[in-house]
């Protein structure tokens, strides 16, 4: 110089102008309204009631500061926390998880290690318990797919067929025919039939590689690899190592197929739940009780309704809370390989309810992706312009 790989981090800047949500001060008493308390020549036997003043709020105006989405706010897949419900204890079902260890408030997350797999490497993916309890399943080729299998090929030792021989016996035209036997005869035939070396078929056909054996062959026998069991060593463990000692190797795959083992799981969710609480509603108890009450926001008329006070509890509309200070951030020090603990300083950083967090203009320049909070936290996954920046690895040239 050039390919790479693993992390952190930023998410168009700047100024002006209008606006929206909360928060905080200030101003408004001639906007509305709640009131401790005080006053009273009013009304009442009295409990109490009117009527005025009123410190302090609260709601509306107006002013002014400051604040106002993310890295995934998203999918709603995991796992907590908060809420109300159920719950003695246990078991069936059902559901999840699935090397080992550690971390956590918990996990299916994450960190470290271990087996396996890709990569020269940096580093990168792994649903990775049991197939020697059981059932089941393998399309399609293919002879055979599970108590293996004979399609080409090999062989053909065994039996067998064909030729040869030799022996027996029959018949003969005396050459020689037939019919049984026997052969450690055959570069015969390949019919039974033996064969798992070798080709072929599959995703998968019962360890590799030599020698020996053999008719051909075959862990049928040996020697090495390999594998399995036991031992011992190291290692919390998963596991790895053996120059040991046993077995020729049985028992092939699949459990995101049933199933077995081991460990975990009550349900529903902020439209959760909790508080106040109107009316010509509506319930319950006590008193009182008729030209009477109540509503029309003061009066009278009209008109509508009905027994009237008062006390209780429930509770829709509606308000309020739940709600944002939390397993929080950010800095140092210290423990840890690390994930993360622990101390100690310091910051507060949306919180709406049909739901703000935006519009325009201007200047600049790399031209600006994906995308919007709805109790809240930890995570996974997915989407994403463009750029900073640390750390490693590989090859090349040059000194």
């Nucleotide at each position: 110089g050039g390919a790479g790989u693993c992390g952190g981090c930023c998410a168009g800047a700047c100024a002006g102008u209008c606006g929206c949500u909360g928060c905080u001060c200030c101003g408004u008493u001639u906007g509305c309204u709640g009131g401790a308390u005080g006053a009273u020549u009013c009304c009442g036997c009295a409990u109490g009631g009117g009527u005025c003043a009123a410190a302090c709020g609260g709601c509306g105006c107006g002013g002014a500061g400051g604040a106002g989405a993310g890295g995934a706010a998203a999918g709603u897949c995991c796992g907590g926390g908060c809420u109300c419900c159920g719950c003695a204890g246990g078991g069936c079902a059902g559901g999840g998880u699935g090397c080992c260890a550690g971390g956590u408030a918990a996990u299916g997350c994450c960190u470290g290690g271990g087996g396996g797999g890709c990569g020269c490497a940096a580093g990168c993916c792994u649903a990775c318990g049991g197939a020697a309890a059981g059932u089941g399943c393998a399309a399609c080729a293919g002879a055979g797919a599970g108590c293996a299998g004979a399609c080409c090929g090999c062989c053909g030792a065994u039996g067998g067929c064909c030729c040869g021989g030799c022996c027996u016996u029959u018949c003969u035209u005396c050459g020689g025919a037939g019919a049984g036997g026997c052969c450690a005869g055959g570069u015969g035939c390949a019919c039974a039939g033996g064969u798992a070396a070798g080709g072929g078929u599959g995703a998968a056909a019962g360890g590799g590689u030599g020698c020996g054996g053999u008719a051909a062959g075959a862990g049928c026998g040996c020697a090495c690899c390999g594998c399995g069991c036991a031992g011992c060593g190291g290692g919390u463990a998963a596991c790895c190592g053996u120059u040991u000692g046993c077995g020729g190797c049985a028992c092939g795959g699949u459990a995101a197929a049933c199933c077995c083992c081991a460990c975990c799981c009550g349900g529903a969710g902020c439209a959760a739940g909790a508080c106040c609480a109107a009316a010509u509603a509506g319930g319950a108890a006590u008193c009182c009780g008729a030209u009477g009450g109540u509503g029309u926001g003061g009066c009278c008329c009209g008109c509508a309704c009905u027994g009237g006070a008062u006390u209780c509890g429930g509770g829709u509309a509606g308000g309020u809370u739940g709600c944002u200070u939390g397993a929080g951030g950010c800095g140092c020090u210290g423990g840890g390989u690390g994930a993360u603990c622990a101390g100690c300083g310091u910051c507060c950083u949306a919180g709406a309810g049909g739901a703000a967090u935006g519009a325009c203009u201007g200047u600049c320049c790399a031209a600006g992706a994906c995308a919007g909070a709805a109790c809240c936290c930890g995570g996974c996954u997915u989407a994403u312009c463009g750029g900073c920046u640390g750390a490693c690895u590989c090859c090349c040239g040059c000194u």

Notes:
RNAcentral holds the sequence, with entries from ENA. Bacterial RNase P class A from a Porticoccaceae bacterium, 399 nucleotides, folded computationally. Model confidence (mean pLDDT): 76 of 100. It matches the Rfam family "Bacterial RNase P class A". Rfam links the family to the GO terms dimeric ribonuclease P complex, ribonuclease P activity and tRNA processing.